The prediction has a mean pLDDT of 85. A computed fold for a 269-nucleotide part of an RNA from a Phycisphaerales bacterium, annotated as large-subunit ribosomal RNA, domain VI. The source organism's lineage runs through Bacteria, Pseudomonadati, Planctomycetota, Phycisphaerae and Phycisphaerales.
Context: one part of a larger RNA
């Protein structure tokens, strides 16, 4: 921009893509077969490999600064206590998130038309013949079934709901429904988009509570010559998690229909 008023939501599915796998074991059965050795078709069941998808409850990883320990140097005048630098200085852990080595799920079954092939009936050709007319069976393959996208499918579909019949000769105006810019953000994300919100508000931050991590802070008391231990203290500190609370920030603007056809009623000419 189109889809023939302007919007919001829910959809149909022309079409396109994905998936489609393999093996072992058990039973049938040590049966059929075979002198024996060996050893099935078929049907049923179980498990697994690889692959694919989703997720983070469990088990792990990461978690660049969440907690603690600790070495050297420097600084805060010194002690104490801290901070900076040294690969995040090193080491031990670790929330959310992201993940696999983790968990869960998938391939199934079924229908239709067929290939090779197997048939029924059956003539040409008194027989025979699956074929010439006619009718069946038949594959991991084909079309459905399963999953995803999908009406720019210009053949532009459908349904529901909202707004609207004003002004202007016209161009156009314009306070509708609705939407956007902008702002606060994240379950989203390269950008855009999408989603949650914008005071009639819990969207983000702050604060408070909880969960969770680390592991018992500073200061003081006591014990010890001291290092240190112990009590106050399951303390102190804390990023993302779950809630609560308007304390701070969501200011302010713009766009956007009123058109066509048909029928009926009333009024006027």
């Nucleotide at each position: 921009c189109g889809u023939c008023g302007c919007a919001a939501a829910u959809u149909u599915g022309a079409g396109a893509g994905g998936a489609g796998u393999c093996a072992a074991c058990c039973c049938u059965a040590g049966u059929a077969c075979g002198a024996g050795a060996g050893g099935a078709c078929u049907g049923g069941g179980u498990u697994g490999g690889a692959c694919c998808a989703a997720c983070c409850c469990c088990u792990g990883g990461u978690g660049a600064u969440c907690c603690a320990g600790u070495u050297g140097c420097a600084u805060c005048g010194c002690u104490c206590g801290a901070u900076g630098c040294a690969c995040c200085g090193c080491u031990g852990g670790g929330u959310a998130g992201c993940u696999a080595c983790g968990u869960u799920g998938g391939g199934c079954a079924g229908g239709g038309a067929u290939a090779a092939c197997c048939g029924c009936u059956g003539a040409a050709a008194g027989c025979a013949u699956c074929u010439a007319a006619g009718c069946g069976g038949g594959a991991a393959g084909c079309c459905c079934c399963c999953c995803u996208c999908a009406a720019g499918a210009u053949g532009a579909g459908a349904u529901u709901u909202g707004c609207a019949u004003g002004c202007g000769u016209a161009a156009g105006c314009g306070a509708a429904a609705g939407a956007c810019c902008c702002c606060u953000g994240g379950u989203a994300g390269a950008c855009c988009a999408c989603c949650a919100g914008g005071u009639u508000g819990a969207u983000c931050g702050g604060c408070c509570g909880c969960a969770g991590g680390u592991g018992u802070a500073c200061a003081g008391g006591c014990a010890g010559u001291a290092a240190u231990g112990u009590c106050u203290u399951c303390a102190g500190c804390c990023g993302a998690g779950c809630g609560g609370u308007a304390c701070g920030a969501a200011u302010g603007g713009u766009c956007g229909a009123a058109g066509c056809g048909u029928c009926a009623a009333u009024c006027g000419c």